[in-house]
Formats: sequence, C1' cells, structure tokens
RNA sequence: CCGGGAGGCAGGGCAAUCGCCUAAGAGAUGCUUCGCAAGAACAUCGAUUGGGAGGAAAGUCCGGGCUCCGAAGAGCGAGAUGGUCGAUAACGUCGACCGGCCGAAAGGCUAGGGAAAGUGCAACAGAAAGUAAACCGCCUGCCGAUUACGUCGGCCGGUAAGGGUGAAACGGUGGGGUAAGAGCCCACCAGGGCAGAAGGUGACUUUUGUCGCUUGGCAAACCCCAUUUGGAGCAAGAUCCAGCAGAAUGAGUCCGCUCUGCGGACGCGUCGAAGCUCGAGACGUCAACAUUCGGGUAGAUCGCUCGAGGUCGCGAGCAAUUGCGAUCCCAGAUGAAUGAUUGCCGGCAGCGGAGGAGAAGCAAUUCGAAUCCCUGCAACAGAACCCGGCUUACAUGCCUCCCGGAUAU
RNA sequence: GGGGCGUUGGUGUAGUCCGGUCAACACAUCUGAUUGCCGAUCAGAAGAUCACGGGUUCGAAUCCCGUACGCCCCG
Repeated sequence: CCGGGAGGCAGGGCAAUCGCCUAAGAGAUGCUUCGCAAGAACAUCGAUUGGGAGGAAAGUCCGGGCUCCGAAGAGCGAGAUGGUCGAUAACGUCGACCGGCCGAAAGGCUAGGGAAAGUGCAACAGAAAGUAAACCGCCUGCCGAUUACGUCGGCCGGUAAGGGUGAAACGGUGGGGUAAGAGCCCACCAGGGCAGAAGGUGACUUUUGUCGCUUGGCAAACCCCAUUUGGAGCAAGAUCCAGCAGAAUGAGUCCGCUCUGCGGACGCGUCGAAGCUCGAGACGUCAACAUUCGGGUAGAUCGCUCGAGGUCGCGAGCAAUUGCGAUCCCAGAUGAAUGAUUGCCGGCAGCGGAGGAGAAGCAAUUCGAAUCCCUGCAACAGAACCCGGCUUACAUGCCUCCCGGAUAU
Repeated sequence: GGGGCGUUGGUGUAGUCCGGUCAACACAUCUGAUUGCCGAUCAGAAGAUCACGGGUUCGAAUCCCGUACGCCCCG
C1' cells in the first nucleotide's frame, strides 16, 4: 500500500440578542381571610439564580421494579425456554468455555435435551424408504434345447458382494470362508453400548478393556422430560371536587334473645376469574353485587422522578460484572417546553472563481497540489412511571486491534 | 396501553392448517383466426423466485425467529 475481518468513540464548538418549560425566589400589589396590632396565610406580578432530550428518547420484541386485583394458594390446560459454568433484580440478555457446520486465516453461524416410551412423515425416482426389499446380476439343484460339456431358456430356492435409483439403501478396506455370498469369521479403521483410568466445577476431552452391537433421518411434526410463567397495567392506583335521575330483574327458609331490632344455621347470590375447576376468606340476603335500560361526565393534587443513578480513584475477576472510598444532583411537560436570528471558528460538497508549486509535450497547448474567495449542505430522530437488554434507523468524521498478500529496509 | 390479522403475475383471489414433481383460477395484456372494420367469440402465448433477511429440513409460499409496510378491534 492492497484485500479481508472484529470492535469502539463523537453526533459540531464559542459568543451576543430575543423567547419557551421547570425549581428556588429578593421584592411589589390587594374593597381577600385571621389578628387589637406587629404580622401570617392566600392570590397576582416578579428582578435574579440553577437545570432543560437520545444513542437510539423509536419499534414495543423480551425481562424487572412499582401499583391494584379475595391468600398470590392447589390441580388440569396453555405458553415460553432448552450444551455447560457463570453474571444479574430478572431475562428468550450478556460473558467465558465445550460440541457441530462454514472459511486458507483472522473470524462467522448455531432453539445444541430425548428418535431401542409411543404415534406419524419421507414427493419424484427406484425392485425395495425401515426388524425393508430380489429389477438387472451372481450361485446350487431340477427340467428342456443345443450338444463343443460349455452356452441358452424355464422353474423351486439361496444371495445385499457388483450395477442402477435416490437427499437418504442397514459401517469401510483387506484377507479367510462359501455353491455364490454375507460381521458368517479375522486384522485394521470409523461409530455405538457397557466397565474403568487421567484431566476439568462442568459441558466435554484423551485413553484402556470388552461386546460384532452397526435397530438410520426428521421432535422450528405430534409427543416425552426438565426448568419456568397468576392477571392487569401510571388511562396502574390514591385524594379533593363539579355534574346527574333513576328504573326493572334476581331465593329465601328456620331458630334464639334483653323482640318495631340484633344475632345464628342452612341455602342462594356476589367479590381477582379475561382458559377451566377447586378451595381458605369477605360481603350481602331488602341491601350489596350482577345484568339490562336510562341520565351525567368540567377540573385540580399526589403517584413524578434520588435512581439496580452519574463521574473519578483503588481493588476482585480471562470476561460479563462487581466491592470499597470520594464526589455530584442532572428534564418532569400534559395539546405537551428544550427554540430562533446573527457573527466567528471547524466539517463536507461544487464540469463556481482566483491561484499557480509542479507534470506532460519540440512547440502551440493541456493537466494541475497548497492557499484564498464565493455558493450550498449538515443525518436518523425527539422524553411522557422508571430501569436492564434486544432489534431497527442514522449525514459525516475519528480511532484501535487481528488475518492474508505485495514492496522496501 | 392492550389484542388480532394480512403481504402470492398488471388487478382480484386459491394454495399455507397437515412441507414434495413446472405455484392454480378469473379478468387484464400480447399473437393468430374470424370480420369490409371494431366488438364479441375461438385457438395459443408471455407474465411470480410467493414483502425482506436468517434458520430448521434431502426439500420451505407453507414450519420457526427477526424486520418492514398495511389493516382491523378493545380500553
């Protein structure tokens, strides 16, 4: 320098002027309230001071906090997840490692438990698609033809070595064996089961012996196993307050007492039930609640931002992450603020202009760096209860590491 | 805030549940025939990588994950 790979950072800066939201607020005002008064409260205005979007605030795809819902209980169902160890408040996230696949490498991808619990699927091709199968082929026997004792044809069988089909055909190579063959037997190799050894927390790796065991693939097909998930959401929820009109339907019965009421038993109804059921409980039984019809629906406050918080330093860990110490307070709007203008500096673009270092050429001429001016551009997008992740969008600029190649030293 | 569905030639749909040979149908388009010409009719042809990116599988429009866009419902 060329090609490839992994990752990170920034997301214009300064100043002036004019505004916007929010917190504090000197002070001013008041036929307001309390008070004898001083003053306090309340309301309005308000100098000044502090703070004011993001790396994704987005999509809302996961997880948690928080709040409410009868105890947050049980069973069935349903969903999710799926190598191991760790991190964490938690996760489907992250880190490290193991196995598999891709790549020459750096590196990338990986829902990666169970297929001898069961059920199911495999188009076309092929003889046969799963305790399989005989189309061609090979072989013993029998029959026939020809007769050269080999060849051809047929039949009963044997055979998975060879051919051919397929994504996939029941290990591979060699030898023995056999009528021909076959793990039928043997050696080596590959895989699997069982038993053991070494290393590792573990997934797993390496290795020894033994069993001829070689009975595939698909579970992101049903399913089985393990783990896990209650539901709803800040319009959660709480308080104040404006407005309005209620009506109908629904299962009661019995007992006691100090008897116009209260209590109890059984039954019934209702209460989170937004998959179903059970159950402790609570409430109601002349009032709750439910259903149906009808009526009303303007606003304020809290929740609300101090938090699994930021920055710096030291330490633990390969890392994700975490411990300790110091220090800081950093948006809380509710039709919804966080902006506009100007100047200077910086960035980028320009068949725009000037400029000319230099280069090519005999020449005419052509190309043209620095620098200056002019013009233009400046992404994706914007909090709305708060966090941790994932995913997606993004002008431009900068940085680090790794792999391969070339050249020079 | 919560829930559900869709995307397949130019257009409208089927196929997706339960994966399988060249993704089917109608209209539209094109060519030819018919006609003096047009239409209608008849015969034939072209046109899709099934929204996009991954994964599972021998094989994906179909199964799974993610993304984009669009539509509907509820509070």
Two RNAs folded together computationally: RNase P RNA and transfer RNA, 484 nucleotides in total. Rfam match: Bacterial RNase P class A.